[in-house]
Context: one part of a larger RNA
C1' cells in the first nucleotide's frame, strides 16, 4: 500500500409490516317467526348452456314453462369473449299463484348398494264392515322423561364432592313443564302455577371435613279457571254409509252399528243429591266463512330545494361569494369532503289470492233462597314396618321394592303418642299469559377490521391436505376516476428488455401504501 473484514452513507433488490379501506364476522333486540315429510322431506347423485371445466340456477317442459301484478329500455347468471337471438304487440328483472320436478334417500312392489336391475304396479303396523284414514324420517338450541359416568376436590382415600353434570335413549311443542290446595301460615291471616328480585350463602345437611344448601314472607311480571266418578234419573244418547237441504258450520230422513259391564241429563264449591219456594229462553261459550264491511301483508309508486359565479385542481362535493328546501340536515354513491347531482330519507299510496276482526249464520241452553229424616263424595289407596335411591329435609323431602293394611269421616300443621285449636279434602282429568331457546327474518352497535373478527370476507371451506378410521383441518382481500389493461418500432427462437404511447400519477396487472430482518453495488472511514 492492497485484498478480506468491520462501520457508515447513497442507490437498488428482496420482503410484506404499518396506515387507510371492507365485501365478512361478532354481539344485542323484537310479542317478528318457529317447522318440513308417503301429495315422497332434509340431504345427495346424475344431468341441463351454441361454444361450458367450476360455482349458481333448474330438472328430460332442465340458467328454465304458464298466469296475475309491478317496472319501463334494454336483456341473454358469476363471466367484461365470439356467434346468434329476444325486446315498447312491453323483454330482462322483481313480487304473488301455479305447472314440470330424472335417480338415491324414511325409501315403502321385489332385489341390490354397481345412486342400479326386474316385473304382475305395489311395503309394514294400527283404526275401520267397507270406502277410507293414521304412523314413520329430518331439524340449531330450548323442554319433559328413562338411564347415567370419570377426571377433579377432599392437599392420600373409601362415605362425600365433581353431579343427577357430561353423555346415551325416548317423546313433544312453538314453547315445554307446572297448575286451581288432603297448600301455606300461626292465633292476625293468605288464596292455582310459572318467572325475576329479596329472604340468603340464612335455616338445614355433611368422614359436622371438603363442601353443599332451601322454603315461607315481602316487592314485581302475568293473571283464569273449568270438566269428570258417585248420589238421583234410566236410552231421553252417540257414530259410519246413503238421500234431501245449506257456501259452510249444521239440520232432517233412512239404514247399519255402539251402548243396561250404563250412552245422555244432573252434579263437582265444603258441598252435592233428595224436598220446598221464586225466577224464565237469552246471555256466556264453541263453530262456519258463500256474501258484505274494516284492517293487515308484495314487488313497487309518489316524494321539496343550486348542479349559480369565481379560484385551486386530472376531476369539485373543497375555498370565496350569493341563493333555496325541510314532517326530508338517516345513510350510501358520484373523478377529493354534496340537505338542494343520483339512489334514498320524512310524509303519503299500493293485493287477484291469503290472514285477522266484525256484520251475518249454526249449535248449545243459566240461576237464587230455605230446611235437615235419608243418600253420595276416587282402596291394595292413606297409614305402618323394613331395605334402597334421592333431597337442604334433620326421627320432620320425595320415590321405589318387599310385607302389612284403614275410615265415615279423613289428611296436615318440621320428634312420637293423646287431647285441644287452626287449616285443607288425597288416592280422576284439562287449562292461556308472564318464562326458555335461535335453524331463520328484520334492525341496531362506545364490537373486530384480513396473524383481528366465525374454522371459512362473492377469495368455489368443512374445501385443499392429513389419517385405515373415528376424526383433524388450513392459506390466499385492495391497478385505476375510467381499461384508457400499453398500438407501433428495436431486440429475442420466444420471453425478458429498450423506446414509443395511455394516465393526474405507471399505480403495469404476483398491480394502494411499501417498515425491518436479509442481499448487491458505489463511495467514505478504519486495523
Nucleotide at each position: 500500500u492492497u485484498c478480506c473484514g468491520c462501520u457508515g452513507u447513497u442507490a437498488g433488490g428482496a420482503g410484506g409490516a404499518u396506515a387507510g379501506c371492507u365485501a365478512g364476522g361478532c354481539u344485542c333486540a323484537a310479542c317478528c317467526c318457529g317447522g318440513c315429510g308417503a301429495a315422497g322431506a332434509a340431504g345427495g347423485g346424475c344431468g341441463u348452456g351454441a361454444c361450458a371445466a367450476g360455482c349458481u340456477g333448474c330438472g328430460a317442459u332442465a340458467a328454465g314453462c304458464u298466469c296475475a301484478g309491478g317496472c319501463g329500455a334494454g336483456a341473454c347468471g358469476c363471466a367484461c369473449g365470439u356467434a346468434g337471438u329476444c325486446u315498447u304487440u312491453g323483454a330482462a328483472c322483481c313480487u304473488g299463484a301455479g305447472a314440470u320436478u330424472c335417480c338415491c334417500g324414511a325409501a315403502u312392489a321385489c332385489g341390490a348398494c354397481u345412486u342400479c336391475g326386474u316385473c304382475u304396479u305395489g311395503a309394514a303396523u294400527c283404526c275401520g264392515a267397507a270406502a277410507g284414514g293414521a304412523u314413520a324420517g329430518c331439524g340449531a338450541a330450548c323442554g319433559c322423561a328413562g338411564g347415567g359416568g370419570a377426571u377433579c376436590g377432599a392437599a392420600a382415600c373409601g362415605u362425600c364432592c365433581u353431579a343427577g353434570u357430561a353423555c346415551c335413549u325416548g317423546c313433544a311443542g312453538g314453547a315445554a313443564a307446572a297448575g286451581a290446595a288432603a297448600u301455606c301460615a300461626a292465633u292476625u291471616g293468605a288464596g292455582a302455577u310459572g318467572c325475576c328480585g329479596u329472604g340468603a350463602g340464612u335455616a338445614a345437611g355433611a368422614g359436622c371435613g371438603a363442601c353443599c344448601g332451601a322454603a315461607a314472607u315481602c316487592g314485581g311480571c302475568a293473571g283464569a279457571a273449568g270438566g269428570c266418578a258417585a248420589a238421583c234419573u234410566g236410552a231421553a244418547u252417540c257414530u259410519g254409509g246413503c238421500u234431501u237441504u245449506g257456501u259452510a258450520a249444521g239440520a232432517a230422513g233412512u239404514u247399519a252399528g255402539a251402548g243396561a259391564u250404563g250412552u245422555g241429563g244432573u252434579g263437582u264449591g265444603u258441598a252435592g243429591a233428595c224436598g220446598g219456594u221464586c225466577a224464565c229462553u237469552a246471555a256466556c261459550g264453541u263453530c262456519c266463512g258463500a256474501u258484505c264491511u274494516u284492517u293487515u301483508c308484495a314487488a313497487c309508486c309518489c316524494g321539496a330545494a343550486g348542479u349559480c359565479u369565481c379560484c385551486u385542481g386530472g376531476a369539485a362535493a373543497g375555498g370565496a361569494g350569493u341563493g333555496c328546501c325541510u314532517c326530508a340536515g338517516a345513510g350510501g354513491g358520484u373523478g377529493a369532503a354534496a340537505g338542494c347531482c343520483c339512489c334514498g330519507u320524512a310524509a303519503g299510496g299500493g293485493a287477484a289470492a291469503g290472514a285477522a276482526a266484525g256484520a251475518g249464520g249454526a249449535c248449545c241452553g243459566a240461576g237464587a233462597c230455605c230446611a235437615g229424616u235419608u243418600c253420595u263424595a276416587g282402596a291394595g289407596u292413606a297409614g305402618u314396618g323394613u331395605c334402597u335411591c334421592u333431597u337442604g329435609g334433620a326421627a320432620a323431602u320425595g320415590a321405589g321394592g318387599c310385607a302389612u293394611g284403614a275410615a265415615u269421616g279423613g289428611g296436615a300443621g318440621g320428634c312420637a303418642a293423646c287431647g285441644a285449636c287452626u287449616u285443607c279434602c288425597a288416592a280422576c282429568c284439562u287449562u292461556a299469559a308472564a318464562u326458555a331457546c335461535g335453524u331463520g327474518u328484520u334492525g341496531a352497535g362506545a364490537c373486530c377490521g384480513a396473524u383481528a373478527g366465525c374454522g371459512u370476507a362473492c377469495c368455489c371451506a368443512g374445501u385443499a391436505c392429513c389419517g385405515u378410521g373415528a376424526g383433524g383441518g388450513a392459506a390466499u382481500g385492495c391497478u385505476g376516476a375510467a381499461a384508457a389493461g400499453a398500438a407501433c418500432u428495436c431486440u429475442u427462437a420466444a420471453u425478458c428488455g429498450a423506446g414509443a404511447g395511455u394516465u393526474a400519477a405507471a399505480a403495469g396487472a404476483g398491480c394502494u401504501u411499501g417498515a425491518a430482518a436479509c442481499c448487491u453495488a458505489a463511495c467514505a472511514g478504519u486495523u
Molecule: large-subunit ribosomal RNA, domain I
Organism: Candidatus Nanoarchaeia archaeon